[in-house]
Source information
Bacterial RNase P class A from an Elusimicrobiaceae bacterium, 338 nucleotides, folded computationally. Model confidence (mean pLDDT): 75 of 100. The organism belongs to Elusimicrobiaceae, within Bacteria.
């Protein structure tokens, strides 16, 4: 150097020109537009809608159940959700060292929704004798045979009543020992998950809880089409007048009707909510040119074509996802060069 790993940044760049939303002024208008000048106009993910918060309405004496959601220990950053560090266990590769061994140790790395499978329930395809109230295909012992005993070895699986060696035994078997594994105790070690010794138990009866369930936590619902305000026309009610009716007259009453007043709900519509982009589900663009970067073709001078993923709708902290290229900074040193 070139690669690689990890964070971090940008996301083609400038001019002209036509063009679009939003806002301010100006002229002109009853006023809306037009027109002129000036000012704003997508992203790191605006994408998904997995988990927060804010903010709205609703519901809400207290407790409880249902449903739903999390689940190893410490420290740390945050309003939370969710990161950061760093431990312990639990596995997968690969080395090493030990062995009878692919076990145990040790060392690198990489994963792990990592509470409980000796609470109860349910499942478990193929293959297999047999997938769990064990169970006998082959084989081994016994036995003339029927039959009967075994679960070492064989065979099957993802997964088969702990491994391994000695002893026993007709074969066999934790049936009996040692080691290792588990499971209980007790010390000690450590904050702590946990581990280690030591002692007692032949040793529970596979796997799965991201299956019901079973411990512990935690948790009212619904979303900006949340929601307030204004508020035609219609429908309603209240008053009022004039007419007509009881009734000739006055009062009362009651009936029609009025471009009548007023009231209350409210619908269409309008405004806030809401934004230094911001709504109408709609705007945010187009071409020229010169530059850049990739690529293609050409001896060359140059010439062509391409230009990532996406695109706001209330506003924000995460998590997930796509995503051409390029900068910068730590760190690596396998392999070329010097």
């Nucleotide at each position: 150097a070139a690669g690689g790993a990890c964070g971090g940044c940008c996301a083609g760049a400038u001019a002209a020109c036509c063009g679009c939303c939003c806002c301010c002024g100006u002229u002109u208008c009853a006023a809306c537009g037009c027109a002129c000048g000036g000012g704003g106009g997508a992203g790191g993910a605006a994408c998904u809608u997995c988990c927060g918060g804010a903010c709205u309405u609703c519901a809400u004496a207290g407790g409880g159940c249902a449903a739903u959601g999390c689940g190893c220990c410490g420290c740390u950053u945050g309003a939370a959700a969710a990161g950061g560090c760093g431990g312990g266990c639990g596995g997968g590769u690969a080395a090493g060292c030990u062995u009878a061994a692919u076990a145990a140790c040790u060392u690198a790395u990489c994963c792990g929704a990592c509470g409980g499978a000796a609470a109860g329930u349910g499942c478990c395809g193929c293959a297999g004798a047999a997938a769990a109230u064990a169970u006998a295909c082959c084989g081994c012992c016994c036995g003339c045979a029927a039959g009967g005993g075994u679960a070492a070895g064989g065979g099957u699986g993802a997964a088969a009543a702990g491994g391994u060696g000695c002893g026993g035994u007709a074969a066999g078997a934790g049936c009996g020992c040692a080691c290792c594994g588990c499971g209980c105790g007790u010390u000690u070690g450590g904050u702590a998950a946990c581990a280690a010794a030591c002692g007692c138990g032949g040793c529970a009866a596979g796997g799965u809880a991201a299956a019901c369930c079973c411990c512990g936590c935690a948790c009212g619902a619904a979303g900006c089409a949340a929601g307030g305000c204004c508020a035609a026309g219609c429908c309603g009610g209240u008053c009022c007048a004039c007419a007509c009716g009881c009734u000739g007259c006055c009062c009362g009453c009651g009936u029609u009707c009025g471009c009548g007043a007023c009231c209350a709900a409210g619908u269409a519509g309008g405004c806030c909510g809401c934004u230094u982009a911001g709504a109408g589900u709609a705007a945010u663009g187009g071409u020229u040119a010169u530059c850049c970067a990739a690529c293609u073709c050409g001896u060359a001078g140059g010439a062509g074509u391409u230009g990532a993923c996406a695109g706001a709708a209330u506003c924000u902290g995460g998590g997930g996802u796509a995503u051409c290229g390029g900068c910068c900074g730590u760190c690596c040193g396998c392999u070329u060069u010097u």
Annotation: The sequence is in RNAcentral, with records from ENA.